[in-house]
Context: one part of a larger RNA
RNA sequence: CCGAUAAUGAAUGCCUUGGGCGUUCGUGCCGAGGAAGGACGUAUAUGACCACGAUAGUCGUCGGGGAGGAGCCAUAAUCCCGCGAUCCGACGGUUUCCGAAUGGAGCAAUCCAUCCCGCAAGGGAAAGUAUGUUGUAAAGUCAGCCGCAAGGUUGAAAUAGCAAUAUUACUGGGCACCACCUGAACUGAAACAUCUCAGUAGGGUGAGGAAAAAAAAUACAAUUGAGAUUCCGUCAGUAGCGGCGAGCGAAAGCGGAGCAGCCUAAACCCGCAAGGGUGUUGUAGGGUCCCGCAUAAGGGAUGGGAUGAGAAUAGAAGAAUACCUUGGAAUAGGUAGCCAAAGAGAGUGAAAGCCUCGUAUUCGAAAUUCAAGUCCCCUCUGCGGGAUACCUAAGUACCAUGGGACAUCAAGGUCCUGUGGGAAUCUGGGGGAACCAUCCUCCAAGGCUAAAUACACGAAUGCACCGAUAGUGAACUAGUACCGUGAGGGAAAGGUGAAAAGCACCCCGGAAGGGGAAUGAAAAGUACCUGAAAUUGUCGGCUA
Numbered sequence: 001c002c003g004a005u006a007a008u009g010a011a012u013g014c015c016u017u018g019g020g021c022g023u024u025c026g027u028g029c030c031g032a033g034g035a036a037g038g039a040c041g042u043a044u045a046u047g048a049c050c051a052c053g054a055u056a057g058u059c060g061u062c063g064g065g066g067a068g069g070a071g072c073c074a075u076a077a078u079c080c081c082g083c084g085a086u087c088c089g090a091c092g093g094u095u096u097c098c099g100a101a102u103g104g105a106g107c108a109a110u111c112c113a114u115c116c117c118g119c120a121a122g123g124g125a126a127a128g129u130a131u132g133u134u135g136u137a138a139a140g141u142c143a144g145c146c147g148c149a150a151g152g153u154u155g156a157a158a159u160a161g162c163a164a165u166a167u168u169a170c171u172g173g174g175c176a177c178c179a180c181c182u183g184a185a186c187u188g189a190a191a192c193a194u195c196u197c198a199g200u201a202g203g204g205u206g207a208g209g210a211a212a213a214a215a216a217a218u219a220c221a222a223u224u225g226a227g228a229u230u231c232c233g234u235c236a237g238u239a240g241c242g243g244c245g246a247g248c249g250a251a252a253g254c255g256g257a258g259c260a261g262c263c264u265a266a267a268c269c270c271g272c273a274a275g276g277g278u279g280u281u282g283u284a285g286g287g288u289c290c291c292g293c294a295u296a297a298g299g300g301a302u303g304g305g306a307u308g309a310g311a312a313u314a315g316a317a318g319a320a321u322a323c324c325u326u327g328g329a330a331u332a333g334g335u336a337g338c339c340a341a342a343g344a345g346a347g348u349g350a351a352a353g354c355c356u357c358g359u360a361u362u363c364g365a366a367a368u369u370c371a372a373g374u375c376c377c378c379u380c381u382g383c384g385g386g387a388u389a390c391c392u393a394a395g396u397a398c399c400a401u402g403g404g405a406c407a408u409c410a411a412g413g414u415c416c417u418g419u420g421g422g423a424a425u426c427u428g429g430g431g432g433a434a435c436c437a438u439c440c441u442c443c444a445a446g447g448c449u450a451a452a453u454a455c456a457c458g459a460a461u462g463c464a465c466c467g468a469u470a471g472u473g474a475a476c477u478a479g480u481a482c483c484g485u486g487a488g489g490g491a492a493a494g495g496u497g498a499a500a501a502g503c504a505c506c507c508c509g510g511a512a513g514g515g516g517a518a519u520g521a522a523a524a525g526u527a528c529c530u531g532a533a534a535u536u537g538u539c540g541g542c543u544a
Stems, first nucleotide, its partner, number of pairs: 001541007013529001014495002018466002020463009029173002037098003040053003044076002047073001049071001050057001059092006068080003103112003114125004127171004131166006141156006177208001178206005188195001192243001218226001220225001230257005240248002261448003264393001268277003282426001284392003287388007297381004303377005310370004315363003321336005337354002339343001345357003398421009408433001428443005482489002502528001505516004
């Protein structure tokens, strides 16, 4: 050096319990009745996980189900069960201690203490804030008196405060989604300051199963008209904005999803008041007064009640095959059959329509929940003409100035807003992208409103997605071990075999281990499928 063999080592191949990304349908708040999250316990023996709570590996009721069971790693012993266990579902019971934590304290899971009931065991009460009620009640105010005055004094009605009380509410939590408040920088502009990143990330407050928005003083339209909001497609990378750089970037309209509209204030009337009646709009409407007509059938988003198709939370029935051969094993090959509203799929000692579970199809709920529709309650509804000028949301509209939001960075415009000024009242007022006219359009300064939408979770289902250095950080005791004072960081680690049949017994050895023997289809021997390479031992061959 070549070859063989054995070892080390773990690649590769095969596998999948776990992941990734969608689609469809469904569900959506929990909490002083003590949550979320934990600590500590509970089994015959018990360390982790899971389950449970001193009634602790469980208790009850109502259903399902029908032979085994006492969770798993993981056995032994002892028990339970056709008088129906284990198990599955619904509703209840119990539910230590900490935690908003709420009797006080505290270094969370601990300590200390009061009152009431009870013989005792034991049970119960006691936090703060808001609101209501009751009690008490200060300064101040008002009234009387005194005083020249400063002031003093008496009284009255209150309020703050304090206290008591309440079948009251709140407190804390929630991945993401939502509204509001606040709000960067890296970056890009090939530097950088306007600009961009971006109203993004981050911080805070609050709400709900959705939130927000919403019934035109329309950012509408344009001489035709539309008719609340939200979401999707298009319009369109258009019109525009822009150190006209980088970049930013609409709307109307059109096509769809889904559709729903309402209540106050004021004038006038009643009432001491609280409140009630009336009334709610823009080709203005309402009130008041006068005149004429009509006077019964309809409408209703939300709300309360009844009923409730259907659905969810356990389940039930469910067709059809044998033999021969090979083999360790038949689902393979061969032969002959059968079922099929079922030839989706998975499992079974190799590849199964007819072995098992299922599948097509059909059926099912004592209890709890959701719920279309229907009914009831409740609630709403005059029309026309004339007169009158009573009402129609004020520190508002609007103006100046400063700022912000608008696709729009100078100016101007619309909306919001700090400061200063400050209207009109229908013969009124806002808008139509500087402004003016004409024309068109709408009625601010009060409020409510389902659906279409977002997100999370669950179930079903799919994948020219991964297959253990991949795919989640996590296929395994994984947010574990470990690191850090802490915020926080954060792994590695899958595979015997069909079945443990997990090597009785003998030999060597202190053991580890090895040699026989046995099991098995095969040692695949738990350091276990396959078992590459680097590396190592031994043997053989070759070497100028």

This is a predicted structure of a 544-nucleotide part of an RNA (large-subunit ribosomal RNA, domain I) from Candidatus Gottesmanbacteria bacterium RIFCSPLOWO2_01_FULL_43_11b. It matches the Rfam family "Bacterial large subunit ribosomal RNA". The literature on the family includes a 2002 paper in BMC Bioinformatics by Cannone et al., "The comparative RNA web (CRW) site: an online database of comparative sequence and structure information for ribosomal, intron, and other RNAs". NCBI's taxonomy places the organism under Bacteria, Bacteria candidate phyla, Candidatus Gottesmaniibacteriota. The coordinates come from a structure-prediction model, not an experiment, and the mean pLDDT is 81.